Predicted 3D model of an 86-nucleotide RNA (c-di-GMP-I riboswitch aptamer) from Colwellia sp. MB3u-45.
NCBI's taxonomy places the organism under Bacteria, Pseudomonadati, Pseudomonadota, Gammaproteobacteria, Colwellia.

RNA sequence: UGAAAUAACUGGCAACUAUUAAUGAAAAUUAAUAGGCGCAAAGCUACCAGCCUAAGUGCAUUGCAUAAGGUCGUGGGGUUGCAAUU
Numbered sequence: 001u002g003a004a005a006u007a008a009c010u011g012g013c014a015a016c017u018a019u020u021a022a023u024g025a026a027a028a029u030u031a032a033u034a035g036g037c038g039c040a041a042a043g044c045u046a047c048c049a050g051c052c053u054a055a056g057u058g059c060a061u062u063g064c065a066u067a068a069g070g071u072c073g074u075g076g077g078g079u080u081g082c083a084a085u086u
Stems, first nucleotide, its partner, number of pairs: 004086003012039002016035008037073001043079003047076003050071003056066004
């Protein structure tokens, strides 16, 4: 210096809850404050699959189907990275 495995002091991220505000048809997302479920890539990426929503569209008659919307903390792929130990 490179690779792999293990680990997590100091740190990093932040599920969810509460308060406030915003975007969106919805799902959901964004920001601030407090707490902190958990994560060793829970950094980034919507490429593949799954799941969520259905504005619009189609069929129907009061429903059904459908993503170019969403989810990376559902899994995989791609990509970047990590004091220490072996």